Notes: A computed fold for a 74-nucleotide RNA from Allomesorhizobium camelthorni, annotated as transfer RNA.

[in-house]
RNA sequence: GCGUGGGUAGAGCAGCCUGGUAGCUCGCCAGUCUCAUAAGCUGGAGAGUCGGUGGUUCGAGUCCAUUUCCCGCA
Numbered sequence: 001g002c003g004u005g006g007g008u009a010g011a012g013c014a015g016c017c018u019g020g021u022a023g024c025u026c027g028c029c030a031g032u033c034u035c036a037u038a039a040g041c042u043g044g045a046g047a048g049u050c051g052g053u054g055g056u057u058c059g060a061g062u063c064c065a066u067u068u069c070c071c072g073c074a
Stems, first nucleotide, its partner, number of pairs: 001073003005070003010026004020058001028044005051067005
């Protein structure tokens, strides 16, 4: 320098193409079950908003610009 690669809950990821309620698994907390632990089952908390900033729009995680970090190629 290039990327029609990536950054979204504590961790791993989806959602983007096609703008309209932010979700899944694990983990965490409580209950249930058990002599007890684990597993199972039930419920709950956790993102104050999607790396930052700006723009478009009635409305942006999603589109556009710019910037930062990681990865790949050179």
Rfam family: tRNA. By type it is a transfer RNA. Model confidence (mean pLDDT): 81 of 100. The organism belongs to Allomesorhizobium, within Bacteria.